[in-house]
RNA sequence: GAUUGAGGUAGAGGUUGCGUAAAUCAAGAGUAUCAUAUCGUAUGUGUCAGGCACAGAAGAGGGUAUGAGAAAGGGAGGAGCGCCGAAGGAGAGAUAUGCCUGCACAUAUAUUUCCUGGGCAUAUGGCGAACAGCCAUAUGACUGUCACCAUAAGGUGGAGAGCUACUGGUAUC
Numbered sequence: 001g002a003u004u005g006a007g008g009u010a011g012a013g014g015u016u017g018c019g020u021a022a023a024u025c026a027a028g029a030g031u032a033u034c035a036u037a038u039c040g041u042a043u044g045u046g047u048c049a050g051g052c053a054c055a056g057a058a059g060a061g062g063g064u065a066u067g068a069g070a071a072a073g074g075g076a077g078g079a080g081c082g083c084c085g086a087a088g089g090a091g092a093g094a095u096a097u098g099c100c101u102g103c104a105c106a107u108a109u110a111u112u113u114c115c116u117g118g119g120c121a122u123a124u125g126g127c128g129a130a131c132a133g134c135c136a137u138a139u140g141a142c143u144g145u146c147a148c149c150a151u152a153a154g155g156u157g158g159a160g161a162g163c164u165a166c167u168g169g170u171a172u173c
Base pairs, nucleotide, nucleotide: 001173002172003171007167008166009165010164011163014084017083018082019081020080024076025075033068034067035066036065037064038063039062043055044054045053046052047104048102049101050100051099087116088115089114090113091112092111094109095108096107097106098105117143118142120140121139122138123137124136125135126134127133145158146157147156148155149154
């Protein structure tokens, strides 16, 4: 000096990239619930099962009529902020909560394994009050990136632990 490239720094994909976010708004809903009257007659509630507790013939649950009448999750919106595995999921066990037990169910927290480059549309299924939205799977074109082929346009394939730029330990000559 050349090659290699652990690590580090800074960036790009898009103005429909990702996440968070107050006021406000729609919907939830004239629903739940409460009160009164009436019909009716034995159960009802605490997520589920067992237990226990509470309410109930001074009338449960339920129906009808009248009056009063919410909220949560989710959604729109969006200044600003944090960013580019941004983030979103699925599984597993652990802890906590839900009257006690359970490991059934749900929620939250962190850990761990796996998947997804990104957004969009459609279909199926699930959650949901919902035709909103979210999640999973599949399909489709679009878009960014790298490799190979081609040289005319393009084609095929891969994945973000990637790609680009700079720097650069180690190792080899």
The prediction has a mean pLDDT of 78. A computed fold for a 173-nucleotide RNA from Lachnotalea sp. AF33-28, annotated as Lysine riboswitch aptamer. The model forms 100% of the base pairs in the Rfam consensus.